RNA sequence: UCCCAAGUAGCUCAGUGGUAGAGCAGUCGGCUGUUAACCGACUGGCCGGGGGUUCAAGUCCCUCCUUGGGAG
Numbered sequence: 001u002c003c004c005a006a007g008u009a010g011c012u013c014a015g016u017g018g019u020a021g022a023g024c025a026g027u028c029g030g031c032u033g034u035u036a037a038c039c040g041a042c043u044g045g046c047c048g049g050g051g052g053u054u055c056a057a058g059u060c061c062c063u064c065c066u067u068g069g070g071a072g
Base pairs, nucleotide, nucleotide: 001071002070003069004068005067006066007065010024011023012022013021018055026042027041028040029039030038048064049063050062051061052060
């Protein structure tokens, strides 16, 4: 320098143009001799930055940044 992949909740990841989700973690409660386990509820997101397309973008296009892999 070039090519590919990834970037969404504290963490691990879903989400193929139409209301952003799950598990774990956290908080509160239930259960019990107590803890763990189990059950219920709740909290938590400007979807890496900027721009574009569209009635509508996490999703499509352009550019930049970060991380990983590959080529020379």